[in-house]
RNA sequence: AGGGGUGUAGCUCAGUUGGUAGAGCAUUGGUCUCCAAAACCAAGGGUCGCAUGUUCGAAUCGUGUCGCCCCUGCCA
Repeated sequence: AGGGGUGUAGCUCAGUUGGUAGAGCAUUGGUCUCCAAAACCAAGGGUCGCAUGUUCGAAUCGUGUCGCCCCUGCCA
């Protein structure tokens, strides 16, 4: 340099023809307990990497760009 994959909550990941952004774990509070753990209930937490375009409407489609991973190649 070329090609491919990937980016969504603190972590690991879903998200179905473009139509309210979710789960598990973690965190916080509560119930329970002499206390704690476990269990159960509830709550908080999001610029869907970034910018732009299309659309009534974009995590999802187009373009550009950035990070990470893999493959190929070049120089040394």
A computed fold for a 76-nucleotide RNA from an uncultured Pseudomonadota bacterium, annotated as transfer RNA.
Rfam family: tRNA.
It was read from a public genome assembly.